[in-house]
RNA sequence: GGAGUACGCUGGGCGGCCGCGCCGUACGCGGUAUGGUGAGGAAAGUCCGGGCUUCAUAGGGCAAGGUGCAGGAUAACGUCCUGUCGGGGCAACUCGAAGGAAAGUGCCACAGAAACAAACCGCCGCGGGUCUAUGACGCGCGGCAAGGGUGAAAUCGUGAGGUAAGAGCUCACGGAGCGUCGCGGUGACGCGCGCUCGGGUAAACCCCACCUGAAGCAAGACGCGCUCGAUAUCGUUCCUACGGGAACGCGGAUUGCCCGUCCGCACGAGCCAGGUCGCAUCGAGGCACGCGGUAACGCGCGCCCCAGAUAGAUGGUCGUCCACGACAGAAUCCGGCUUAUAGGCGUACUCCGCGC
Numbered sequence: 001g002g003a004g005u006a007c008g009c010u011g012g013g014c015g016g017c018c019g020c021g022c023c024g025u026a027c028g029c030g031g032u033a034u035g036g037u038g039a040g041g042a043a044a045g046u047c048c049g050g051g052c053u054u055c056a057u058a059g060g061g062c063a064a065g066g067u068g069c070a071g072g073a074u075a076a077c078g079u080c081c082u083g084u085c086g087g088g089g090c091a092a093c094u095c096g097a098a099g100g101a102a103a104g105u106g107c108c109a110c111a112g113a114a115a116c117a118a119a120c121c122g123c124c125g126c127g128g129g130u131c132u133a134u135g136a137c138g139c140g141c142g143g144c145a146a147g148g149g150u151g152a153a154a155u156c157g158u159g160a161g162g163u164a165a166g167a168g169c170u171c172a173c174g175g176a177g178c179g180u181c182g183c184g185g186u187g188a189c190g191c192g193c194g195c196u197c198g199g200g201u202a203a204a205c206c207c208c209a210c211c212u213g214a215a216g217c218a219a220g221a222c223g224c225g226c227u228c229g230a231u232a233u234c235g236u237u238c239c240u241a242c243g244g245g246a247a248c249g250c251g252g253a254u255u256g257c258c259c260g261u262c263c264g265c266a267c268g269a270g271c272c273a274g275g276u277c278g279c280a281u282c283g284a285g286g287c288a289c290g291c292g293g294u295a296a297c298g299c300g301c302g303c304c305c306c307a308g309a310u311a312g313a314u315g316g317u318c319g320u321c322c323a324c325g326a327c328a329g330a331a332u333c334c335g336g337c338u339u340a341u342a343g344g345c346g347u348a349c350u351c352c353g354c355g356c
Base pairs, nucleotide, nucleotide: 001352002351003350004349005348006347007346008345009344010343012321013320014319015318016317017316018315020038021037022036023035024034025033026032027031040327044338045337047336048335049334050333051332052216053215054214055213059259060258061257062256064212065211066210067209068208069083070082071081072080073079084098085096086095087094088093099207100206104205105204106201107200108199120148121147122144123143124142125141126140127139129137130136131135156174157173158172159171160170161169175197176196177195178194179193181192182191183190184189220277221276222275225271226270227269228268229267234249235248236247237246238245239244250264251263252262253261254260285304286303287302289300290299291298292297322325
């Protein structure tokens, strides 16, 4: 100097004038004046997880859904961190729905003889036949998964030995699976040893482990106004000290179903996107520093209070400067993920070239 990798920051600046929401203060208070404050890294998609709220008569079982290497972080997570294994890259680094196919069932298009038990072409042996006879060609009975061919995939791969021909049948190297095996590691797993060689598919059913009640701030709480419907409540049998109780049935509640439990009582349903709260000063809050940890993160201490309505504010214009300004705008609040984004900046690292 070039090419790249990871992490993080920023997202026009300054000034004048006009305007809008919220909060404070003052006054002559339906207002005026003045001061402060006012979108984002994604406010977005609403895809996960939680706070919060309401509903629910306990409890148990089934079903359904989700997650899926290990250890850790966290309020929690499908997120994050560190590692393991596998794929990619010379490397920094990066990507992975990454449990089980040796429990069972299903499926494997087209092609192919056959897609889980297989002989289409072929190779070998024996018997017998024909002919132009140490051979060739039919037939019959057997052996063979080595070669050809089909396919995404054909029963572990390559080479050698072996054999009638062959075969993990044997050997070498490599691969895969298994093990109350040894060593290392918290563990995933690694190395070694031994045994085995049984096709793939679980984003097919399924098995294993763990998790999950449902609906959502138009939740919901309080209070006002209006409208409507009830003023009723179960049946049979038995017992009774006449108060009532028990059994069975019927109906209802238990927000998927069943068992079980409870009730047959009681003011109940709806409308008005109305009002106040929820809701915006206190939070899993922000910033700085110190300590612990490889890290995610945690602890301590100090400082700060940081938009907020319910027709919904956060804008317009002028001047000037520059590198000429992207994607986009809160509506219950947080933690993530994903998607969109003109450009600019920083830190660490890798590879290549050149110079000293």
A computed fold for a 356-nucleotide RNA from a Vulcanimicrobiaceae bacterium, annotated as Bacterial RNase P class A. Lineage of the source: Bacteria > Bacillati > Vulcanimicrobiia > Vulcanimicrobiales > Vulcanimicrobiaceae. A source record names the gene rnpB. Of the family's consensus pairs, 98% are formed in the model.